[in-house]
A computed fold for a 350-nucleotide part of an RNA from a metagenome, annotated as small-subunit ribosomal RNA, central domain.

Context: one part of a larger RNA
RNA sequence: CUGGGCGUAAAGGGCGUGUAGGCGACGAGACAAGUCAGAUGUGAAAUCUACAGGCUUAACCUGUAAACUGCGUUUGAAACUGUUUUGUUAGAGUUUGGGAGAGGAAAACGGAACUCCUGGUGUAGGGGUGAAAUCUGUAGAUAUCAGGAAGAACACCGGCGACGAAGGUUGUUUUCUGGCCCAUAACUGACGCUGAGACGCGAAAGCGUGGGGAGCAAACAGGAUUAGAGACCCUGGUAGUCCACGCUGUAAACGGUGAAUACUAGGUGUUAGGAUUUUAUAUAAUUCUAGUGCCGGAGCUAACGCAUUAAGUAUUCCGCCUGGGGAGUACGGUCGCAAGGCUGAAACUC
Numbered sequence: 001c002u003g004g005g006c007g008u009a010a011a012g013g014g015c016g017u018g019u020a021g022g023c024g025a026c027g028a029g030a031c032a033a034g035u036c037a038g039a040u041g042u043g044a045a046a047u048c049u050a051c052a053g054g055c056u057u058a059a060c061c062u063g064u065a066a067a068c069u070g071c072g073u074u075u076g077a078a079a080c081u082g083u084u085u086u087g088u089u090a091g092a093g094u095u096u097g098g099g100a101g102a103g104g105a106a107a108a109c110g111g112a113a114c115u116c117c118u119g120g121u122g123u124a125g126g127g128g129u130g131a132a133a134u135c136u137g138u139a140g141a142u143a144u145c146a147g148g149a150a151g152a153a154c155a156c157c158g159g160c161g162a163c164g165a166a167g168g169u170u171g172u173u174u175u176c177u178g179g180c181c182c183a184u185a186a187c188u189g190a191c192g193c194u195g196a197g198a199c200g201c202g203a204a205a206g207c208g209u210g211g212g213g214a215g216c217a218a219a220c221a222g223g224a225u226u227a228g229a230g231a232c233c234c235u236g237g238u239a240g241u242c243c244a245c246g247c248u249g250u251a252a253a254c255g256g257u258g259a260a261u262a263c264u265a266g267g268u269g270u271u272a273g274g275a276u277u278u279u280a281u282a283u284a285a286u287u288c289u290a291g292u293g294c295c296g297g298a299g300c301u302a303a304c305g306c307a308u309u310a311a312g313u314a315u316u317c318c319g320c321c322u323g324g325g326g327a328g329u330a331c332g333g334u335c336g337c338a339a340g341g342c343u344g345a346a347a348c349u350c
Base pairs, nucleotide, nucleotide: 003322004321005320006319007304008303012318014201015200016199017198021194022193023192025088026087027086028085029084030083031082033081034080035077036076037075038074039073040072041071042070049065050064051063052062053061054060091191092188093187094186095185096183097182098181099180103177104176105175106174107173108172109171110154115149116148117147118146119145120144121143125136126135162169163168206247207246208245209244210243211242215241216240220236221235222234223233258317259316260315261314262313263312266295267294268293269292270291271290272289273288274287275286276285277284299306300305323350324349325348332343333342334341335340
């Protein structure tokens, strides 16, 4: 290189937008670049192959043929690819009428609880554990009532429910704003799919500057436990957790399953919308889309299992794998304030 693969054995990029590139619907006409056919020129010799012949044979040598699968020129063919002209509407998109939603951003507001402060009642304990102790309390705690402050999170509803590309999103209201679904005709007329680079987004932790700090809580301190206890348990407690702006760019970023399209038995829930029949509305039945679950057949699979939300049958494009360790290390490059990220070997060894 040709291959074979990527749910769990090595292997799907964390996710999107999109450049180049690759691939691309239906009808008609033209061209003839690819493609196919004919002719012709060339394709040195040797080698290779076939058949003859020469050394006693063979290797070896000689002759003839074939071959040299290629390239050029020329004459044609027009199905397919391509280019171009023209048209179409099933892909894609726009308009119109409805619909659901924790989708995003900002601001305002709300109640419960914890903690703290002030005051009242009240008196000796409280707290904590397997048991204790550290701790707290006669300078009046715990408990209880009233008032106040502050920060963070939003019980019930709540749901294999919803939305989002992924990360993720849940108190309420308002403003701004993205996407999606259904129905109906009308319009545009292939405008599409994928996507190396590139750009953007990206949990938690961490970093920078400035705020904030109730609860929780790495580090740390003390009390226990223990042979020891640098832990598990307890009492405290600082970063952090929160906000603004900037950085970091990683996760079991998982469905461990890339994106798109088409096709291929069913059954049963549920979310959103529609249609038909029935009914006074309700309701019930049938059915069509779009999601989201469970079960299950063919088929697939090493098995487990997957099974119209495929891991089935096919096509297009991208990413990735190629024995274990060494190693996601070293070196170099590049990004970062740093922590570190990305790219990424070899010797050696089994």